RNA sequence: GUGAAUUCUCAGGGCGGGGUGAAAGUCCCCACCGGCGGUGAUGGCCGAGAGGCCGAGCCCGCGAGCGCUUCCCCGCUCUCCCGGCGGGGAAGGUCAGCAGAUCCGGUGCGAUCCCGGAGCCGACGGUCACAGUCCGGAUGGAAGAGAAUGUCG
Repeated sequence: GUGAAUUCUCAGGGCGGGGUGAAAGUCCCCACCGGCGGUGAUGGCCGAGAGGCCGAGCCCGCGAGCGCUUCCCCGCUCUCCCGGCGGGGAAGGUCAGCAGAUCCGGUGCGAUCCCGGAGCCGACGGUCACAGUCCGGAUGGAAGAGAAUGUCG
């Protein structure tokens, strides 16, 4: 310095005020929040330099979640098989499924990323009432980040 290996650690934020109501952190008005990698305009900041730090929720991709497929268990369908419906568990790991959301102006050769403005979006289950912000699966999983050991040059 570098790639494969092993192990370990880390890896998500946010309802404050008011209104209505029997009841709302769920509705309405105002508010608040933004995972990971990439791109990063010839950008910004720091530095004498070498170099360091920052830089997209809505551009590209990933993750979790839902779905799907397979298997198993339970219940219902008068009984059994098949089939169907409902509930639960395990595995697969994207399976042609869901997987959100941006415009305008400025600068400039060049911007959906900078500057200014105005918008928009947010799994599933639960709940005296509809949830990005409450509770739950989750003391889980994970994109990925870092460290150690060791190998090689």
RNAcentral holds the sequence, with entries from Rfam and Ribocentre.
FMN riboswitch aptamer (RFN element) from Pseudoxanthobacter soli DSM 19599, 153 nucleotides, folded computationally.
Lineage of the source: Bacteria > Pseudomonadota > Segnochrobactraceae > Pseudoxanthobacter > Pseudoxanthobacter soli.
Its mean pLDDT, the model's own confidence on a scale to 100, is 75.
RNAcentral records the identical sequence in 2 taxa.